[in-house]
Molecule: Bacterial RNase P class A
Organism: soil metagenome
RNA sequence: AGCAGGCUGGGUGAUCGCGCCUCGACGUAGGUCGGGGUGAGGAAAGUCCGCACUCCAGAGGGUACGGUGCCGGCGAAAAACCGGGCGGGGCGACCCGACGGCUCAGUGCCACAGAGAUGUGUAUUGCCGCGCACGCGCCAGCGUGCGUUUGGCGAGCGUGAAACGGCGGUGUAAGAGACCACCAGCGCGGUCAGUAAUGGUCGCGGCUAGGCAAACCCCACCGGGAGCAAGGUCAAGCAGGCGCAAUGAGGCGACUCGUCUCGCGCCGGGUAGACUGCACGACGCGCGGAGUAAUCCGCGAGCGAGAGAGAUGAUCACCCCUCACCUCCGGGUGAGAGACAGAAUGCGGCUUAUAGGUCAGCUU
Numbered sequence: 001a002g003c004a005g006g007c008u009g010g011g012u013g014a015u016c017g018c019g020c021c022u023c024g025a026c027g028u029a030g031g032u033c034g035g036g037g038u039g040a041g042g043a044a045a046g047u048c049c050g051c052a053c054u055c056c057a058g059a060g061g062g063u064a065c066g067g068u069g070c071c072g073g074c075g076a077a078a079a080a081c082c083g084g085g086c087g088g089g090g091c092g093a094c095c096c097g098a099c100g101g102c103u104c105a106g107u108g109c110c111a112c113a114g115a116g117a118u119g120u121g122u123a124u125u126g127c128c129g130c131g132c133a134c135g136c137g138c139c140a141g142c143g144u145g146c147g148u149u150u151g152g153c154g155a156g157c158g159u160g161a162a163a164c165g166g167c168g169g170u171g172u173a174a175g176a177g178a179c180c181a182c183c184a185g186c187g188c189g190g191u192c193a194g195u196a197a198u199g200g201u202c203g204c205g206g207c208u209a210g211g212c213a214a215a216c217c218c219c220a221c222c223g224g225g226a227g228c229a230a231g232g233u234c235a236a237g238c239a240g241g242c243g244c245a246a247u248g249a250g251g252c253g254a255c256u257c258g259u260c261u262c263g264c265g266c267c268g269g270g271u272a273g274a275c276u277g278c279a280c281g282a283c284g285c286g287c288g289g290a291g292u293a294a295u296c297c298g299c300g301a302g303c304g305a306g307a308g309a310g311a312u313g314a315u316c317a318c319c320c321c322u323c324a325c326c327u328c329c330g331g332g333u334g335a336g337a338g339a340c341a342g343a344a345u346g347c348g349g350c351u352u353a354u355a356g357g358u359c360a361g362c363u364u
Base pairs, nucleotide, nucleotide: 001363002362003361005359006358007357008356010319011318012317013316014315015314016313018039019038020037021036022035023034024033025032026031041340045351046350048349049348050347051346052345053227054226055225056224065223066222067221068220069219070084071083072082073081085099086097087096088095089094100218101217106216107215108212109211110210125156126153127152128151129148130147131146132145133144134143135142136141165183166182168180169179170178184208185207186205187204188203189202190201191200192199193198231276232275233274234273240267241266242265243264244263248262249261250260251259252258283302285300286299287298288297289296290295320338321336322335323334324333325332326331
């Protein structure tokens, strides 16, 4: 100068205040007062992926739609994690990759430039052949020009990110994997290493016409829908049904008379409301063991928010940290900073935000 990884995320006290639990006092009760306990995070966030749980739907098969796509391991599962392979980047530590198929099932796209951007294609320039004309000639031919839209070629020049492998030879009128050797790639077969992906090696085949599938598509595998405001239990009032009473029931009152008030009981569904789901769980911590690791196993002790329009806060002092100045090096004075953020059924990942501090490792 860098590369990767782990931990931490202010402390103490005082005052005022809030949610939940619990105890006590007071009160018929709603409640009030007092004491004690407890009260956010590494991401509680985004809701991107996967589960648990709940309700709804559901014979079976197919289509559509969506997702995933190297191998092995791990896990409840996953687009998670760990290890490995392959490809790419970096001097390196290390980082990145949805990494099946465009070698034949098809379609589409490939800017600009260029003749041509892909299943059989192009010729501005060019090489050769043929024809005509002219010139030269030692009469074998040679050179130049023009034509060749229905002669052959695709080597060379040129364009481009990319133009049908590279290079040397054979061949030919000129040429070309047309043919041959070597190299590179691809495919097939053998063999060795590896659980495998894959790699090494040997042989064969001219097979050599590109790139893009997070382009349509093809192949393989996977996927019901909605979500805790899910769902469950209890249940005022109002309305409804049934039964009884209206010669009723109740109050005042010892009773009668009198006077006042009024229906009563049961039922199912269910609103407000209350309870539950909902805090012992794929739980976190410590130690030991297996494993490269993710992870798993064993033992030990532990319980760590539970609101419901949503509490978890504010102020002050001191300390911690940084800077400046002074210093008798003990310290003092002054200024400043403490981020990102915040539960709402729970859990595993990913991603994003984050002042400052700290630990060990590696590279140049």